[in-house]
RNA sequence: GACGAUAAAUGGCUAACCCUGCCGAAAGGCGGGGGGCGCAAAGCCGCGGGGCUAAAGGGACAAGGGUCCACACGCCGGACGGGCUGCCGAA
Repeated sequence: GACGAUAAAUGGCUAACCCUGCCGAAAGGCGGGGGGCGCAAAGCCGCGGGGCUAAAGGGACAAGGGUCCACACGCCGGACGGGCUGCCGAA
């Protein structure tokens, strides 16, 4: 130095749910206060497929303010894969 644990340590994050401010058409996001299922990458990217929503524009019907269909340039990533970074470290 490499590998590396059902170990130990220092720290970190925080699901569901509850209260609350703002942004958004929605999906959802950014914060504050609780909460703590869990996580060694539950850090970052948003690259691949995947999932969610459907404002604008399009189509159909209607003609009355609408209804329906497909659609991402909007999102998610604490679901999978990929890339980058990264704490401790026994035999």
Predicted 3D model of a 91-nucleotide RNA (c-di-GMP-I riboswitch aptamer) from an Elusimicrobiota bacterium.
Model confidence (mean pLDDT): 78 of 100.
Lineage of the source: Bacteria > Pseudomonadati > Elusimicrobiota.
The model forms 95% of the base pairs in the Rfam consensus.